Model confidence (mean pLDDT): 80 of 100. Predicted 3D model of a 174-nucleotide RNA (Lysine riboswitch aptamer) from a Clostridiaceae bacterium.
RNA sequence: UUAUUAGAUAGAGGCGCAUUUUUCAAGAGUAGCUUAAGGAAGGGCAAACGGGCCGGGCACUUAAGUGAAAGGGGAAAAUGCCGAAGGGGUACGAUGCCGUUUCAUCUGCCGCCUGGUUGACUGGUGAAUAACCAUUCGACUGUCGCGUGAAUCACGCGGAGUGCUAUCGGUAAU
Numbered sequence: 001u002u003a004u005u006a007g008a009u010a011g012a013g014g015c016g017c018a019u020u021u022u023u024c025a026a027g028a029g030u031a032g033c034u035u036a037a038g039g040a041a042g043g044g045c046a047a048a049c050g051g052g053c054c055g056g057g058c059a060c061u062u063a064a065g066u067g068a069a070a071g072g073g074g075a076a077a078a079u080g081c082c083g084a085a086g087g088g089g090u091a092c093g094a095u096g097c098c099g100u101u102u103c104a105u106c107u108g109c110c111g112c113c114u115g116g117u118u119g120a121c122u123g124g125u126g127a128a129u130a131a132c133c134a135u136u137c138g139a140c141u142g143u144c145g146c147g148u149g150a151a152u153c154a155c156g157c158g159g160a161g162u163g164c165u166a167u168c169g170g171u172a173a174u
Stems, first nucleotide, its partner, number of pairs: 001173005007168005014082001016081009032066007042054002045052001046102006085114003088110004093106004115141006122134004143159007
């Protein structure tokens, strides 16, 4: 000097990501509870089966009174960060009245998928036209490679974060 290395450290992308606290709206005059009338033997507890619990006046309907909460969302502040994070898969366990199975939530692991933001269709969750998640199709943007040009910029094509930039190391060659 060149090549190589998921080596270490520090960074960049921008309406950047996630968490917590406070507050506001919505949830909702809903669920529930009480009273009255009717009603008539079953009812609800995530689903099925079994059990347990409630019930000769249950569930349910109407009227009156009373009357929440959770998840999710907006705003502000703080904290941790740049595979931040989100999915998917999988294992043990915990929770949902008890047992089995399923389902849902939480936790660990994976070198699986997604660079990031945003819009639209469809599907799922949801009270919801909010928001979130997934596929697909666009736009914008960062980065690297190749190509073109009048060349610190612009354009076109393509790739992916095990990426990119910078510095310091390791190895090999000269």

The sequence was found by an Rfam model in a public genome assembly.